[in-house]
Small-subunit ribosomal RNA from an uncultured bacterium, 1478 nucleotides, folded computationally.
RNA sequence: AGAGUUUGAUCCUGGCUCAGGACGAACGCUGGCGGCAUGCCUAACACAUGCAAGUCGAACGAGAAAGUUCCUUCGGGAGCAAUUAAAGUGGCGCACGGGUGAGUAACGCGUAGACAAUCUGCCCUUCAGUCUGGGACAACUUUUCGAAAGGAGAGCUAAUACCGGAUAACAAUGCAUGACACAAGUUGUAUAUUUGAAAGCUUUAUGUGCUGAAGGAGGGGUCUGCGUCCCAUUAGCUAGUUGGUAGGGUAAAGGCUUACCAAGGCAACGAUGGGUAGCGGGUUUGAGAGGACGAUCCGCCACACUGGAACUGAGACACGGUCCAGACUCCUACGGGAGGCAGCAGUGGGGAAUAUUGCACAAUGGAGGAAACUCUGAUGCAGCAAUGUCGCGUGAGUGAAGAAGGCCCUUGGGUCGUAAAGCUCUUUUAUGGGGGAAGAUGAUGACGGUACCCCAAGAAUAAGCACCGGCUAACUCCGUGCCAGCAGCCGCGGUAAUACGGAGGGUGCAAGCGUUAAUCGGAAUUACUGGGCGUAAAGCGUGCGUAGGCGGUUCAGUAAGUCGGGUGUGAAAACUUGAGGCUCAACCUCAAGAGGCCACUCGAUACUGCUGUGACUUGAGUCCGGUAGAGGAGUGUGGAAUUCCUGGUGUAGCGGUGAAAUGCGCAGAUAUCAGGAGGAACACCGACAGCGAAGGCAGCACUCUGGGCCGGUACUGACGCUGAGGAGCGAAAGCGUGGGGAGCGAACAGGAUUAGAUACCCUGGUAGUCCACGCCGUAAACGUUGGGCACUAGGUGUGGGAUCUAACUAACAGAUUCCGUGCCGCAGCUAACGCAUUAAGUGCCCCGCCUGGGGAGUACGGCCGCAAGGCUAAAACUCAAAGGAAUUGACGGGGGCCCGCACAAGCGGCGGAGCAUGUUGCUUAAUUCGAGGCAACGCGAAGAACCUUACCUGGGUUUGACAUGUAGAGAAAAGCCAUAGAGAUAUGGUGUCCUUAGGGGCUCUACACAGGUGGUGCAUGGCUGUCGUCAGCUCGUGUCGUGAGAUGUUGGGUUAAGUCCCGCAACGAGCGCAACCCUUGUCCUAUGUUGCCAGCGGAUAAUGCCGGGGACUCGUAGGAGACUGCCGGGGUCAACUCGGAGGAAGGUGGGGACGACGUCAAGUCAUCAUGCCCCUUAUAUCCAGGGCUGCAAACAUGCUACAAUGGCCGGUACAAAGGGCUGCGAGACCGCGAGGUUGAGCGAAUCCCAUAAAGCCGGUCUCAGUUCGGAUUGGAGUCUGCAACUCGACUCCAUGAAGGCGGAGUCGCUAGUAAUCCCGGAUCAGCAACGCCGGGGUGAAUACGUUCCCGGGCCUUGUACACACCGCCCGUCACACCACGAAAGUCGGCAACACCCGAAGUCAGUGGCCUAACUCUUAGGAGAAGGAGCUGCCGAAGGUGGGGUUGGCGAUUGGGGUGAAGUCGUAACAAGGUAACC
Repeated sequence: AGAGUUUGAUCCUGGCUCAGGACGAACGCUGGCGGCAUGCCUAACACAUGCAAGUCGAACGAGAAAGUUCCUUCGGGAGCAAUUAAAGUGGCGCACGGGUGAGUAACGCGUAGACAAUCUGCCCUUCAGUCUGGGACAACUUUUCGAAAGGAGAGCUAAUACCGGAUAACAAUGCAUGACACAAGUUGUAUAUUUGAAAGCUUUAUGUGCUGAAGGAGGGGUCUGCGUCCCAUUAGCUAGUUGGUAGGGUAAAGGCUUACCAAGGCAACGAUGGGUAGCGGGUUUGAGAGGACGAUCCGCCACACUGGAACUGAGACACGGUCCAGACUCCUACGGGAGGCAGCAGUGGGGAAUAUUGCACAAUGGAGGAAACUCUGAUGCAGCAAUGUCGCGUGAGUGAAGAAGGCCCUUGGGUCGUAAAGCUCUUUUAUGGGGGAAGAUGAUGACGGUACCCCAAGAAUAAGCACCGGCUAACUCCGUGCCAGCAGCCGCGGUAAUACGGAGGGUGCAAGCGUUAAUCGGAAUUACUGGGCGUAAAGCGUGCGUAGGCGGUUCAGUAAGUCGGGUGUGAAAACUUGAGGCUCAACCUCAAGAGGCCACUCGAUACUGCUGUGACUUGAGUCCGGUAGAGGAGUGUGGAAUUCCUGGUGUAGCGGUGAAAUGCGCAGAUAUCAGGAGGAACACCGACAGCGAAGGCAGCACUCUGGGCCGGUACUGACGCUGAGGAGCGAAAGCGUGGGGAGCGAACAGGAUUAGAUACCCUGGUAGUCCACGCCGUAAACGUUGGGCACUAGGUGUGGGAUCUAACUAACAGAUUCCGUGCCGCAGCUAACGCAUUAAGUGCCCCGCCUGGGGAGUACGGCCGCAAGGCUAAAACUCAAAGGAAUUGACGGGGGCCCGCACAAGCGGCGGAGCAUGUUGCUUAAUUCGAGGCAACGCGAAGAACCUUACCUGGGUUUGACAUGUAGAGAAAAGCCAUAGAGAUAUGGUGUCCUUAGGGGCUCUACACAGGUGGUGCAUGGCUGUCGUCAGCUCGUGUCGUGAGAUGUUGGGUUAAGUCCCGCAACGAGCGCAACCCUUGUCCUAUGUUGCCAGCGGAUAAUGCCGGGGACUCGUAGGAGACUGCCGGGGUCAACUCGGAGGAAGGUGGGGACGACGUCAAGUCAUCAUGCCCCUUAUAUCCAGGGCUGCAAACAUGCUACAAUGGCCGGUACAAAGGGCUGCGAGACCGCGAGGUUGAGCGAAUCCCAUAAAGCCGGUCUCAGUUCGGAUUGGAGUCUGCAACUCGACUCCAUGAAGGCGGAGUCGCUAGUAAUCCCGGAUCAGCAACGCCGGGGUGAAUACGUUCCCGGGCCUUGUACACACCGCCCGUCACACCACGAAAGUCGGCAACACCCGAAGUCAGUGGCCUAACUCUUAGGAGAAGGAGCUGCCGAAGGUGGGGUUGGCGAUUGGGGUGAAGUCGUAACAAGGUAACC
C1' cells in the first nucleotide's frame, strides 16, 4: 500500500466482498511445562449452608462453669482459672472497606470557577476551663403472658448514661462608630439584654479523656460557564409555572415551601415528548482527523427484594439498621411470626458461555483499644480454566543400499528423503534423591519444603490444526456425476473436478490451529482534514421575501474573535522516552515528557467584529431625456376558411382507403352561385427574431398597466447578495356553478384489418376544448445546467440603443461602445460525450439536493384538497449488481454505393401421368446404422439373391474367427473320403511338412489377453461440407486516444479483385486476389512407331497393304506468342476506360486444379486412428434361413411420354474419349432374338469392345388415346451364378394402363453455353444404371436495365443485442414460499390526568389521659416542661374512569419479492414494424 466482482473488451460511477488489528469471548479438533494477567457480557432471576463488623474491664455495675491447688466438719470453703466466658449500661465504629449498573439525557459526569450562602466526628496547633448538686433506668431478683418470636408488671443498683445551678462570649439581638469591599455585605471597637459547658479513668505520667472558642488539614454540601447519544413521521411546552413581597424551613443561597401580587418563563442555536444509555481517566482501531467501546485497575454517581418514609448520628434518609405497604419464600400450636448473597464461596435457573462451599491475618490497609490484642471472604496466597499474553521444550551430530512401505508415473523413473534404521552424543522439561531462601526494623511466614541450587538414569515423558481455483503461499491420483456436497466474493459439481469426499505430496501457523459473533480499518462508501449534483444518485417549476449567513472605500476608538508571553490546573494508573529488577521476555519499579482543552493575567492590533447623529461614491436606488417589444388586463372590431340554414343551376353519384366498407345521395347529395346564422382560430409577414421570473405570449384598434435597454451624471449614501420557514404565480388534463358549442375530439357505436384487434385506418360522435368566477398545484415545468459578483484568446451572424468617420442633410457603409440572442473555436475542465466571456474554466458568498439496484416516491402518521389526488416519507425482504460515456462486432420490416443467372429479358424444365431411385411415415421377429433448411432425401452405397450385413429367428463355440508372449503337454496338422445334420460341426477312415537337428510350423491345457459396425463427432485427430473463388483477414513500427481501440484498410476515381492510381499520420509487410501449374486455341524447332501418305515405286477385288518418305495430320519434347505493347477519344499530364489497327487469339482468350482469417460444439467414433466408459459362456464369434426390396399415404431427384421440328421402315455419312488376360473376343456357323458353338488376334497409337446417334436421302402414317405412349399382366425363353420363390437383368409373342404439355408455386442456363443426340468407364459373377463420372456430334435465344425478391461486399446510422434478432424483453393469469400493509376485534406494556381510599412518617394543632429530675408549696398539690392518644395538611401502594401512546395475535383482504418450468399475447430495445417518453 491494495485486491476480486457489472462488459465481448474499455474508462468511469457505484455497491458488495477479501487481505490487517483487536477480544472478559464461545464452538470444533488437538494438547508438554512455566511466569504474569483475566474469568456471569445472559435473569438488578430465586437462593439452602457457612463466613463477610465489631471492639473497649484503663467508663460502669454485676460475674459463672469445666479444670486445678490447698483446707475440710465431706455438706463444702478458699486460691488459681479470671483483666475469663456469656449478657447488660455506656463510648467509638457500623455512612469505611466490599458488590452491582437497574434507574438516570441529569449540574449525573468531565473541565474551569464560585460559596461575602455552608457543615465537618476522629487528627494537628493555639487560648480558656474542667466548680457544685440531683434523680433514674438496664443488667440482676421476682411474678406473669405467648407454641415461638418476643413482651408486660413489681423491686434493687453504678457510671465518662441523664438532669439542675454557678462561671465564661468570640454566640444571638438592639444601638453607636471606624475600616474594607464583588450587589445583597465583611470586619473591628464600645455597650446593653438574653441564652448556653464539662467526666472522669488508670499502670501516677511531660498520661489519657471531657467542655468552650479560634485556626489548620482532610472530607462533604450547594451554585455557575462550557462540553455530553438518536428521532421533527415528537412543534409547541409550562399554574409553583416565571418574577416580586412577606412568613416558614435548611448547616447553607433558592418557589425549597406557604399566602398575596404581577403575567411571565422555555423553544427551530430544537423546548416538550419518545427511544437508548451509568459518566470519566481510559481501551481498541486509525497516518491523522475521527470511529467504536466504557470488562479487569483508578475517580465520581446511583442502587441494595419492589415502592414510600423518617429516626439516630459529625456524617445516612443507611447493602449485612428501623417503620409501613406490596410480591415472594419459610416456621406455626393458625392466634401469630421470620427473611432479603447486585459481600466471599456455593446452589438452582437462564444461557453459546465464565472458577473453590480452600489457607492465612505472615505482609499491606481498616475498626476498636493506652496497649497486649481481637475482628477483617478488604487483602495476601493457593486451587480450577490454553481465556489471553510472554518464554521454553518435544533432541543434536553423522548416516545413500537413496532400504522397506506409501503415492505418482511417459514404466525410464520420480517423491516422501538424511527422513527412518544404524553409529556417536547431550539432558532443557518431566521423573527420583539431597540442600534450601528473600519476603521480617525485635517477635511472628498462609504461600511452602515453594522459588532456586546440586546429583542420578535414560532419547528417554511431550505435535497438532487449517489450507492448497483466483483474491492468497501451496498439485497430483482415485471416487462421485447439477447427485452427494462446497462456498468470504467471484463461483465449482450434468463421466477425464488442482473448487465436492478420500489419499499422497505441499504451504502456513504452532501448544495451539481454525470457525463464528461483535468492533475499527481498508471505505475519500457522510468527504472538517477529504466527495459530489449537464448525461452515472443529485438544482426546489418560478420569482418575492422573514430569520439567519455573507458583505464596498476611508478615519478614530475598543480589544470580543485572532496572535504571543506568563501563572494555575490538567489525580494516580495508563501512553512515549530513558534507566533499573525478576536468567530473557511478558510483568514490575524509578525518572522525565506529553496531555491541542479550561481559567486568570500581561501585551500586539494586520484582518474580522463592535462603537461613532464620522466621512466617501464605484455597489444599489432615485431623477431627466430617448427607445424596442406576440409583456399583462379589459373593451370593441375585421377578413379568409370549416359547418349549418334558405333559395337558384344541375344529375348520379359523393366520400373514404393500401384496398374496401360503414356513411351521405333521385325525398335531388357531391359540384356550383347568391343570401343568412354561429362559434373558434388568426394564413402571408414569421425569422437560431422579440417580450416575460417561470408557466407562457401572435389579426387590428382603443383604455389602463408592469418591466427592460441606452444616454445624461442632478440626487440618496452601502440602502447590498442569498434566502430555512412563509406567502404568491404556475402548461395541459381534471373538479364545481352558470353560459356557449363551428371545427376537432377521450368514452362510445359502426365499418375494415387480423388467428384475435377492446388498437393502428375509415365513418360518426358525448364529455372536453371556448367564456365568467372558484378550486387543483402537477409535467421530459428541460439548457435535464439554482442565484449573485469578479476574472480569463479570438472569429462570425443577428435584435435594441449611443458616439465617431465624410459629403449640405438624409439613406447606406465602416469603426468604437453598452445590452440581448445564436454558431465556431484556444487555454482550461471533463469518465468520455462535450462545455468553452450566455462556462460544465478560475475564485468568493448564500440556498437546495445526493449517498448501490429493487421494494418505493410506496405503507403508516401528519398537513392540504369537493374529489381525483398532492406534499412530507420509511422498514421488512431481496439481488451482486443497477448505471453513465465511449469501442469492436452483429442485427434493423435504417440510409448510400456496388456485385452475383439475384431480378428482369429469353430457352428448357419440375410441380399433373406411369415407372425408377432415395426419404418420411406405417408395418414388421427384423424391416441394421448414419445423413435433416440452403449445406439430408439417384446422399455414405463406384452394384443388398447367398456373401456383403452391422438387423431378426433358430442352432453352435468360449484364450475364442484374428495377434503376441510365457509355462506345460502332445504327435501329428492341413487336405481327401464316408456317415449324421439345414449347416456350423461331430465321428470314423485315409493321409503324413521343412530343418543348420537347437527347432520352426501345428494341436491341446493354463495365464496374460483377444474381440466389439457397443456408447460418446458435445472428449478428439484426420478428412469433408458451407458462407465462397466472396475480397477480404491481419501484423510490425510510428501517430492519436486515460483506455477498449483507431489510423493504415477511410476518402476521390478505377477494377473481376484491399486490382491499380491520386490524396491522406502514416510507412511498410504477411495470408488471400492475380500470376507461376494442367488442359485447350496459333505457329516454329526436334523426332518419327504401332501414328501419317503429299511426291516416287510396287501390289490388290479393295484397303499405308508393301518399299520408302517427314512434307501434312497426329503423338512426344522444347520454344514463340498477348504486354493495354501501338494509334485515337475521355480521364487529375494518373490508374484506367472506350474505339481502332495488327493478330490464331485482345484486354483474366476458354476451362480446370488451387478455397485467406474464420463461422456453423456443421458432418463423420459405421473408412481409418483414438481418450474415457461399457460387454467378456457375450454387446465377442461361427452357421442356416429371413430381413435391409415389406405399403393406406407424403416428399425429393430422375427417366419415358403425351407426339407430325413426330412415329415407323429402308438406304447412307461423320467422332472423341476410354476399357481389355479369371479379360476384350474378330471371323464362321446356329437361333426371330436375348444368346449359343468354335475360336484368329491382342497385356494393345498395332487386335478387340465398336454399327456412333441425332443428321442426310427415300417411303409410310395424317391429328386419333392414334402406326403416339409404353405401364401392367399372361405365356415362352436366354445368361450369370452353389442357388434367381421371397428378390436379378435381358429376349420373343401377346396384352396396351395413365397420359392430349400440367394449379399455387418453383429450378437450371449468358456460348461452343442451354437444348438435343449418341459413345465409354468405374463398381461388378450377374444386375436394379433411367444413377454417377467422362467423351464427342448438332447447336440456339436473350440481357432495356438495377425499382423490386434472394445472397454477398464496403461506408454510414440506431441499438436496452454480444449464446449477438432463432437476440433481448413486458404485463395479466395459474402454482409454491417469504416478509410487509389494511382489517371486525382481542390481549398486554408504558407514562400521565381526574376522582376515591389513605399505611408508616415528618410537621402543625390539641393533649380532658399520663409523667422521677426544675419552680412554688399549705407537702395534699399546683405550675412549667414533656408524652401517649386524637385531629388536620402532605402522603406510597391500591381502586374507579375516560383518553394518550406503544406492542402481540387476528377470519379475510391488498399490493410486493423470489422461484425450475407453465398459459395468453408481443408493450419496449432497429424507423421494434403506429417513433419513444412525461

Its mean pLDDT, the model's own confidence on a scale to 100, is 84.